[in-house]
RNA sequence: AGAGUUUGAUCCUGGCUCAGGAUGAACGCUAGCGGCAGGCUUAACACAUGCAAGUCGAGGGGCAGCGGGUGUAGCAAUACAUGCCGGCGACCGGCGAAAGGGUGAGUAACGCGUGAGCAACAUGCCCGUAUGUGGGGGAUAGUCGAUGGAAACGUCGCGUAAUACCCCGUAAUAUAUGGAACUGCAUGGUUCUAUAUUGAAAGAUUGAUUGCAUACGGAUUGGCUCGCGUACCAUUAGGUAGACGGCGGGGUAACGGCCCACCGUGCCGACGAUGGUUAGGGGUUCUGAGAGGAAGGUCCCCCACAUUGGAACUGAGACACGGUCCAGACUCCUACGGGAGGCAGCAGUGAGGAAUAUUGGACAAUGGCCGGAAGGCUGAUCCAGCCAUGCCGCGUGCGGGAGGACGGCCCUAUGGGUUGUAAACCGCUUUUGCAUGGGAGCAAUAAGGGUCACGUGUGGCCCGAUGAGAGUACCAUACGAAUAAGCAUCGGCUAACUCCGUGCCAGCAGCCGCGGUAAUACGGAGGAUGCAAGCGUUAUCCGGAUUUAUUGGGUUUAAAGGGUGCGUAGGCGGCUUGGUAAGCGGGAGGUGAAAUGCCGGCGCUCAACGUCGGAAGUGCCUCCCGAACUGUCGGGCUUGAAUGGUUGUGCCGUGGGAGGAAUGAGUGGUGUAGCGGUGAAAUGCUUAGAGAUCACUCAGAACACCGAUUGCGAAGGCAUCUCACGAACGACUGAUUGACGCUGAGGCACGAAAGCGUGGGGAUCAAACAGGAUUAGAUACCCUGGUAGUCCACGCAGUAAACGAUGAUGGCUAACCGCUGGGGCAGACGCUUCAGUGGCCAAGGGAAAAGCGAUAAGCCAUCCACCUGGGGAGUACGACCGCAAGGUUGAAACUCAAAGGAAUUGACGGGGGCCCGCACAAGCGGAGGAACAUGUGGUUUAAUUCGAUGAUACGCGAGGAACCUUACCCGGGCUCGAACGGCAGAGGAACAAUCCAGAGAUGGAGCGGCCCUUCGGGGCUUCUGUCGAGGUGCUGCAUGGUUGUCGUCAGCUCGUGCCGUGAGGUGUCGGCUCAAGUGCCAUAACGAGCGCAACCCUUGCCGUCAGUUACCAUCAAGUAGUGCUGGGCACUCUGGCGACACUGCCACCGUAAGGUGUGAGGAAGGUGGGGAUGACGUCAAAUCAGCACGGCCCUUACGUCCGGGGCUACACACGUGUUACAAUGGCGCGUACAGAGGGCAGGCGGCCGGCAACGUCCGUCGAAUCCCGAAAUCGCGCCGUAGUUCGGAUUGGGGUCUGCAACCCGACCCCAUGAAGCUGGAUUCGCUAGUAAUCGCGCAUCAGCCAUGGCGCGGUGAAUACAAAGCCGGGCCUUGCACACACCGCCCGUCA
Repeated sequence: AGAGUUUGAUCCUGGCUCAGGAUGAACGCUAGCGGCAGGCUUAACACAUGCAAGUCGAGGGGCAGCGGGUGUAGCAAUACAUGCCGGCGACCGGCGAAAGGGUGAGUAACGCGUGAGCAACAUGCCCGUAUGUGGGGGAUAGUCGAUGGAAACGUCGCGUAAUACCCCGUAAUAUAUGGAACUGCAUGGUUCUAUAUUGAAAGAUUGAUUGCAUACGGAUUGGCUCGCGUACCAUUAGGUAGACGGCGGGGUAACGGCCCACCGUGCCGACGAUGGUUAGGGGUUCUGAGAGGAAGGUCCCCCACAUUGGAACUGAGACACGGUCCAGACUCCUACGGGAGGCAGCAGUGAGGAAUAUUGGACAAUGGCCGGAAGGCUGAUCCAGCCAUGCCGCGUGCGGGAGGACGGCCCUAUGGGUUGUAAACCGCUUUUGCAUGGGAGCAAUAAGGGUCACGUGUGGCCCGAUGAGAGUACCAUACGAAUAAGCAUCGGCUAACUCCGUGCCAGCAGCCGCGGUAAUACGGAGGAUGCAAGCGUUAUCCGGAUUUAUUGGGUUUAAAGGGUGCGUAGGCGGCUUGGUAAGCGGGAGGUGAAAUGCCGGCGCUCAACGUCGGAAGUGCCUCCCGAACUGUCGGGCUUGAAUGGUUGUGCCGUGGGAGGAAUGAGUGGUGUAGCGGUGAAAUGCUUAGAGAUCACUCAGAACACCGAUUGCGAAGGCAUCUCACGAACGACUGAUUGACGCUGAGGCACGAAAGCGUGGGGAUCAAACAGGAUUAGAUACCCUGGUAGUCCACGCAGUAAACGAUGAUGGCUAACCGCUGGGGCAGACGCUUCAGUGGCCAAGGGAAAAGCGAUAAGCCAUCCACCUGGGGAGUACGACCGCAAGGUUGAAACUCAAAGGAAUUGACGGGGGCCCGCACAAGCGGAGGAACAUGUGGUUUAAUUCGAUGAUACGCGAGGAACCUUACCCGGGCUCGAACGGCAGAGGAACAAUCCAGAGAUGGAGCGGCCCUUCGGGGCUUCUGUCGAGGUGCUGCAUGGUUGUCGUCAGCUCGUGCCGUGAGGUGUCGGCUCAAGUGCCAUAACGAGCGCAACCCUUGCCGUCAGUUACCAUCAAGUAGUGCUGGGCACUCUGGCGACACUGCCACCGUAAGGUGUGAGGAAGGUGGGGAUGACGUCAAAUCAGCACGGCCCUUACGUCCGGGGCUACACACGUGUUACAAUGGCGCGUACAGAGGGCAGGCGGCCGGCAACGUCCGUCGAAUCCCGAAAUCGCGCCGUAGUUCGGAUUGGGGUCUGCAACCCGACCCCAUGAAGCUGGAUUCGCUAGUAAUCGCGCAUCAGCCAUGGCGCGGUGAAUACAAAGCCGGGCCUUGCACACACCGCCCGUCA
C1' cells in the first nucleotide's frame, strides 16, 4: 500500500466483498508449565444458609455466664455462699454506623466534563489561638415484683446511676436599633462602639493525663449559582398559569416561585422550544497517517439507586443497602388473633442465557471504626482455589547420520519422485519433570527495656513478640530424551497440489462461484502452506471506504440544478482614511487529579507486569503587547448599483374596434346519379334530389403568403390590421445619489396541456361512445359518425422530456465567419464599438468519453438548491394543500451483486447505400399424384445390430447382408481362450484318411505318419501353471487423423510507425476498376504474410521427335471381302518436347488501372472450357464402427466357436430414384456412326442345340494385336386417341445360372395374367452451351445379385436472360441497438 466482482473486451461511475487491528466474549477441535491480569454483557429476576459494624468498664448502674480468690459444710470429691479480683451477656450513655463494599434501574439533566463565582453557606473527628469548666434539680432503662401473648413483642408497679436530661449564674456569639472608620463591579462587605433581647459546660483516673464548653482562624469535606460542551427524530412547530417578573412574607446551613398572598403579562422557540425514542457522565479504551468514527467492562473521579412508591426522624453529615413509619407486590411463620423479611455486600442456590468462578484462609501486611492502651471488629484488604478468557515467557531436545532403509503416496511403473536427515543408529545436554535436601523477602514495629536530645512527656537511635500465603518462590544434588503438538487452510483474492470416491447427488461457499463421469473448489488420503499451546468459526467495533468528502467528493448524458421570478431572515460584499480591539497573532500566569498512553532509567533470571523521573495533555480562565486582515464606529470617493435626459427596438402584456380567406349551416336557383372513403372495402350521405355549381345569409374558431438557422419575454409562452394603456430592453450622454450591491432557507406571485366549478358559446377538430373494416382476437392503428372538451368570463388546480436534461451573480482566458438592434468614422462598398443571437476548426485548459470551448461543461469568488448502489417507491403511513382528480413532504420490512454512463469490436434490423450469385425473373426439364426400387421415421419383433437427423441425415457409412459378412436374437459349446508373444514343467512329430455320435461346434475310435543337430539340444506341437490376451462395450462433450458446411465467398492477419487513458483504430477507409483486398489514383501510413491470380493435370490449333499392336498416301502381292501381307512413317493416331494469347495491335473513352468494338489477325480474345487446389475461422458439426488413442467398464464373459434366425418384418409417413401415363410415340423389319474402360477361377469368338436365359465342342487374348452387339438416328410398314399394339406392376406355370445351400431371402429366360396410371394441390428442385434435355456404353464391389444406385464415357443436342423493385444467400461502407449462448437474441404481463 491494495485486491476480487457489472463487459465479448474497455474506460468511468457505483455498490457489495476480502486481506489488518481489537474484545469482559461464546462455540468446535486440541492441550505440557509458569508469571501477570480478567471473569453474569442476559432477569435492577427470586433467594435457603453462614459471614460482611462494631467498640469503649479510663462515663454509669450492675453481675446472667466463664476463670480465679475467699468463706461455710465435708477426710476428699463436691455442694453452698461471697462482685473480692480478672473480666463481662443484656441495659443507660459516648463515638462509629452517611465511610468502606455493590449495581447502572432511573436520568438528555448544571447529571457529567471544563472554567469561573458564593459579599448567599455548612463542616463531627484533626491542627492553632484565646477564655472558661461555678451552683442546683428531677427523672428513667436495666434489675426486681405482677401480668398479657403461640410468637414477635409488650403492659402495670416499687426503687436507682451517669460524660443521659433540666434549671440558675457568668462569658462569647447571634438578632434589632443608633453612631464612626475602611473598602468592593453591584446588591453590599469588614472593623470598632452603645442599648435591648437571647444565651455554655462534665466529668473520669492513684498519678502522669484525658475529656467538656464558647469564640476566631486553618485544613478537609460538602451545598448552591453561572459561561461553554454533552445522542437521535421536524413524518414532534409551536410550548407555558407558579408559567415569567415585581413587592412582602414563610422556609433553609444558604440563594432562589423553593413555598405563599397580592400585582403585572410575561417567558421559551427554526442558533430547534415542546414532544417522542434511546442512554449513567468523565479520565480513558479500540481503530485510524491524521481529522475523525465507535465504545465507556476491569482501575480512578463524579452522579444515581438499594424489593416498588412515598415520607420524615436522628445526626456535623442521610431523607440513610445490612435504621424508622406508611402504602403496594411477593415470600415465610402462625395456636388464624397476629407477626417476620428484603444478597445491585462476600461466598452460595434456583431461574434466564451461547456464556462468566469457592457456601476457601488470614487480619501477617495496607487501610478503616472504637479505645489512653493492650486489644476487639473488618467477605475493605492480603492471599489461596476454579477457567487457555487475554497478554507475556519457557519447553516438547541438540549435533552427526544415505543402502536417501521399511511403510505410505504419486508417476511416463524391471524404474523414478516424495515423505526425507525425517527415522533407525552414534554422540551430547537436562530447561521442564520426578525424587531428596536446604530455604526466603514480604517485618515496619507494639508492650517493654537501654541510650541520647530537649526539659517533665514527646522525639531520634539500638534491642525487642508477631507470617494467612508456605515448606511456596528460589538454590543444590541424582535420574533419564526421558513426561509434553495441535489446529486451520491449499480455485482466484491468498502462502500452499496430486490421487481416489462422488456425479447439479451428497455437499462447499467471505465475494466471484464450484458439483450434471477425468472436480487442485464436495468427502477421504498422501503431500504442502500458515500459525502454534493454541488454532479456527461466529458476533460486534474501527480501518481499508476520498462510500457523507473540514482535511477530502460531486450534480449536460452515470444518483443529483428547485418550472420561473420577486423578496424576508441569513450568508457574502467596491476604492480610500481615522478610531477601536470582538475575531486574529505573540508572550506570561493559573488550571488541565492520579492512573493510562509516549520518552528515559530502575526492579522481578527476560518479557508481560511493576516502579521512578520527564515531556505531553492540541482545552478553559486571567493579564499584557500588536493592528495587516475580518468585524464595529466615523469621514471621504465613483468604477458596482440605481435615477434622469436623448434616441431606438420587438409575434412583450392587457383591453377595445376592424378585416379577408377557409369551414360548416340555412334559403333559393341550375342539374342528375351517385357521393364519400380506403392498401382494398364497408359503415355513412343520396331520386323526399345528395355530391357538384351559382347567389344571398348566418355562426364560431383560427390568422395563409411574409416566415428565417429571425425577433420579444423571468419562465410558461407570444404571429391578421388598428387604437388606447402598461411594462421591458439596447445604445448614447455622464446630469443626480454615493455601495444604496449579490444570492436567497421559509414566504409571495406567475406558471403549457389536460382537468375541476359556475355561467355563456359551440364552426372546426375530437377523448369517451357507436358502427364499419383489419385481425387468431383487435376493448388499437385505418374509415364513417360523435359527446365532454377545444373558445370566452370568473374562480380552482400547480404539474410536464416545465430541456440547453447545463441555478443565479461578478471577474479573467487566442483567433475566424455570419445574423439582429443601436452608436461612431459628415455620406458609402466598407471599417469600428456596445448589446443580443448563431456557426466552425483550433490554441490553451477541462473531461470517463461523447463532447464543451468568451452564450464554458475552462480558471477564480459568493450564495442557494440537490445527490450518496439497484429494486421495493415517488409507494405506505402521518401531516399540509385541494370541490374532486390529485399535489407537496416522504419511509421501512424484504430482496439483488449488481443497476448504470460513454465509447469499442462483432452479430443483428420487416435501416440506408454499393455489388455479386441459376438468388429472382425469362426459359427448358423435373419432384410433389401412380406403380415399383431404395433409404429413413414409426410400429412390430426373441432380434428386426450400430451410426448419420434443417440447410450440411434419409440410393448416406454400404464400391454388393442367402451362409460368411454380422457387430443383433435363440440355442449348444470353450475358459491360455478363435489369433499372437514370454517363462517354467511334463509329453509327443505335426497332422490325420476312414468310421461312430451329434444340428454343428465338438467328442470318441483310429489306418498312416517327422526334420535339423556341435548329441547338450533345437524346430513344430499337445497338456498344466503363470505374465501379457480379447471386447464393433461407454465417452466424437477427453483426443489424433480424416471429412461436411459457410465457400472457390474475397476475405483473414502481422511488423514498424501514427492516433486513442483504454478496448481498439489506422493500414484494409475514399474515388475509379475487376471474377477477385484484381489493379490504379488518393492517403499517417510504409511494407509483409495466409488467401485471389499464376505455376500443375486435361481439352482445343500448330510444329518437332519417335513409329508397334495404331495408320495406309505412294509401290508391290493376294482375297468373295478385310492394312489381310511385303513395305512405308506421309496422314490419322499414340505420347514426349515445344510454340501460341500478352488488351500485344488499331479506334474511341479514361489521369491511370482499365473499359468498349459483329475491329484486324488468329484454332482460340480478354480467366478459352473443365479439373485439382478450400485462407483466419464457424457449427463442443460428423466419425471411439475404418484406423489410432486417454479414461472408465466386462474377464467360465460385454471374450470366443458353432447351428438356426434376424438386419429383407408392415396399418402408415417422408426423402432419393426408375418406369410410365403415350403418336416428337409404340411395335416390326432394314440400316449408320463412338469414347472411355475391363478381361485367365477371366473376357470371349465361331459352329451346333434351345423360342430364350443358357448349354456342348473347337479356338483366341494376360491384350493400341483377341474379345466386350452402341442406342437414340435414318428408311419402310402397321397402330389412330382407346386404359389402347400406351403402361408394365402383380400373380400362375415352366425353365436357366451361380453357389455347400436360392423356404424365409438371388438374378435371368419363356408362356400366360395385364393393376395403378390419361401430366399430378399447396409447394418445390436442377440447369446459362457442347450446358439442359435425351440416347446408349463401360468400370468398381462381386460366386451370384436384389444396380433403377455410384463413378466415368461418348452420341444427338436446345430455349432463355427484358430488367434490377421485391424473395434467398453472400461481400464492402454506413446507421441504430437494452443483443454478445450474439434476433432461434433480449424481454414484458398473466396464470400455475

A computed fold for a 1392-nucleotide RNA from an uncultured bacterium, annotated as small-subunit ribosomal RNA. The sequence is in RNAcentral, with records from Greengenes.